[in-house]
Context: one part of a larger RNA
RNA sequence: CUGGGCGUAAAGCGCGCGUAGGCGGCUCAGCAAGUCAGGGGUGAAAUCCCGGGGCUCAACCCCGGAACUGCCUUUGAAGCUGCUAGGCUAGAAUCCUGGAGAGGCGAGUGGAAUUCCGAGUGUAGAGGUGAAAUUCGUAGAUAUUCGAAAGAACACCAGUGGCGAAGGCGACUCGCUGGACAGGUAUUGACGCUGAGGUGCGAAAGCGUGGGGAGCAAACAGGAUUAGAUACCCUGGUAGUCCACGCCGUAAACGAUGAUAACUAGCUGUCCGGGCUCAUGGAGCUUGGGUGGCGCAGCUAACGCAUUAAGUUAUCCGCCUGGGGAGUACGGUCGCAAGAUUAAAACUC
Numbered sequence: 001c002u003g004g005g006c007g008u009a010a011a012g013c014g015c016g017c018g019u020a021g022g023c024g025g026c027u028c029a030g031c032a033a034g035u036c037a038g039g040g041g042u043g044a045a046a047u048c049c050c051g052g053g054g055c056u057c058a059a060c061c062c063c064g065g066a067a068c069u070g071c072c073u074u075u076g077a078a079g080c081u082g083c084u085a086g087g088c089u090a091g092a093a094u095c096c097u098g099g100a101g102a103g104g105c106g107a108g109u110g111g112a113a114u115u116c117c118g119a120g121u122g123u124a125g126a127g128g129u130g131a132a133a134u135u136c137g138u139a140g141a142u143a144u145u146c147g148a149a150a151g152a153a154c155a156c157c158a159g160u161g162g163c164g165a166a167g168g169c170g171a172c173u174c175g176c177u178g179g180a181c182a183g184g185u186a187u188u189g190a191c192g193c194u195g196a197g198g199u200g201c202g203a204a205a206g207c208g209u210g211g212g213g214a215g216c217a218a219a220c221a222g223g224a225u226u227a228g229a230u231a232c233c234c235u236g237g238u239a240g241u242c243c244a245c246g247c248c249g250u251a252a253a254c255g256a257u258g259a260u261a262a263c264u265a266g267c268u269g270u271c272c273g274g275g276c277u278c279a280u281g282g283a284g285c286u287u288g289g290g291u292g293g294c295g296c297a298g299c300u301a302a303c304g305c306a307u308u309a310a311g312u313u314a315u316c317c318g319c320c321u322g323g324g325g326a327g328u329a330c331g332g333u334c335g336c337a338a339g340a341u342u343a344a345a346a347c348u349c
Base pairs, nucleotide, nucleotide: 004320005319006318007303008302012317014201015200016199017198021194022193023192025088026087027086029084030083031082033081034080035077036076037075038074039073040072041071042070049065050064051063052062053061054060091191092188093187094186095184096183097182098181103177104176105175106174107173108172109171110154114150115149117147118146119145120144121143125136126135162169163168206247207246208245209244210243211242215241216240220236221235222234223233258316259315260314261313262312263311266294267293268292269291270290271289272288273287274286275285276284277283278282298305299304322349323348324347331342332341333340334339
């Protein structure tokens, strides 16, 4: 390479958009590049294969045939692929109407709680723990009442509920804005799918500059525990957590399951729409999209998956190829750095 694979054994890029490329609906006509059929030329010899023969045999050698799977040329065919021209509407997109939603961004507002501060009441304890101590408190703490300030997060609602491509998104109001869904079938007429490179987004931590800092809290200090305790527990506490702008680009970024399309028993819950029938607040049937549970066929090493497939197929991309060395070294690219990414070998079992 071929082959075989990628939920858990090695293996799906964290997720989009998209370039090249690959692949691509129905129908009609033409062309004949691919394709197919016939003819011709060439495909050196040797080698390989088959049939004979010669050295005593064999290796070896000689003769004949086949083959040389290829290329060129010519005459035709038109089903398929391709190209050109025309048409179609089932894919895709647009339009109109409608409802759902923590989708995104910006601005404003609110209440509970916490801490600090001021004032009142009040007196000896309070905190904390398995038990304690460090700690706070007669300079009046804890508790309680009133007032004021600050920052951060939004209890209940809350739900295998919703939305988003993923990361993720949860108080309320307003503004701007993306997507999905249902109904109508009005418009375009294959405009599609995937996507190497590329480009954008991307939790937390971390970095830079400037703000902010209530609570929490790496580091650090102290108290305990212990043989020790650089921990678990306790009292404190700085970066950080928050905001703005700019980096970083990684996660068990998980459904450990790439995207798209088609097909293949059902039952049941739930969310958002539509239709029909009956109807007094609702019930029944049906239809589309999501999200769960169970389950047949089938698949699977088993576990399990099972119309949201890990079933049956098609297209495109990514990735794997024994363990360690190693996601390391070197080199390249990126980064302020931390490091990220690409990625070996010797050696060893």

A computed fold for a 349-nucleotide part of an RNA from an uncultured bacterium, annotated as small-subunit ribosomal RNA, central domain. Its Rfam family is "Bacterial small subunit ribosomal RNA". RNAcentral holds the full RNA, with entries from ENA and SILVA. The prediction has a mean pLDDT of 89.